A computed fold for an 86-nucleotide RNA from Desulfobacca sp., annotated as c-di-GMP-I riboswitch aptamer. The model forms 95% of the base pairs in the Rfam consensus. Its mean pLDDT, the model's own confidence on a scale to 100, is 91. Taxonomically the source falls in Desulfobacca (Bacteria, Pseudomonadati, Desulfobaccia, Desulfobaccaceae). The RNAcentral record of the sequence draws on Ribocentre.

RNA sequence: CACCGAGAAAGGCAAACUCCACCGAAAGGGGAGGACGCAAAAUCUCCAGCCUACGGCCCUCGGGCUAAGGUAGUGGGAUUGCCGAA
Numbered sequence: 001c002a003c004c005g006a007g008a009a010a011g012g013c014a015a016a017c018u019c020c021a022c023c024g025a026a027a028g029g030g031g032a033g034g035a036c037g038c039a040a041a042a043u044c045u046c047c048a049g050c051c052u053a054c055g056g057c058c059c060u061c062g063g064g065c066u067a068a069g070g071u072a073g074u075g076g077g078a079u080u081g082c083c084g085a086a
Base pairs, nucleotide, nucleotide: 004084005083012038013037017033018032019031020030022029023028036073042079043078044077046076047075048074049071050070051069055066056065057064058063
């Protein structure tokens, strides 16, 4: 330096769920509580997947399609980073 990852140390993050005079059309996000988990569960939508469909397009008027919106705790990739037993 690269891999690797202790029933190691020090810290860190925080799923479900509950709450809200918060943001959003929704999906989803933010805040407070709470811990299922996480060595990148830090950052970035570049690729694939998945979610939503305001607007747009189509239409038999009930629907269909669509990401420019999301998801980084779905996987891959990129960037940065704590510790050090085997």